RNA sequence: GCCCCGAUAGCUCAGUGGUAGAGCGACUGCCUUGUAAGCAGUAGGUCGCGUGUUCAAAUCACGCUCGGGGCU
Numbered sequence: 001g002c003c004c005c006g007a008u009a010g011c012u013c014a015g016u017g018g019u020a021g022a023g024c025g026a027c028u029g030c031c032u033u034g035u036a037a038g039c040a041g042u043a044g045g046u047c048g049c050g051u052g053u054u055c056a057a058a059u060c061a062c063g064c065u066c067g068g069g070g071c072u
Stems, first nucleotide, its partner, number of pairs: 001071007010024004018055001026042005048064005
């Protein structure tokens, strides 16, 4: 230098055009003498950045940044 993959909640990840989700974690309540476990609930996300396409973009196109891998 070229090619491929990835970037979404605190962590690990799903979601491949139509109002963004799960598990774990956090918090609150119930339960318990108390803790853990269990049960119920709550909060938490400009979907890496910019531009474009579209009635509508996490999703499609282009550029850039960062991480991983490959070739020379």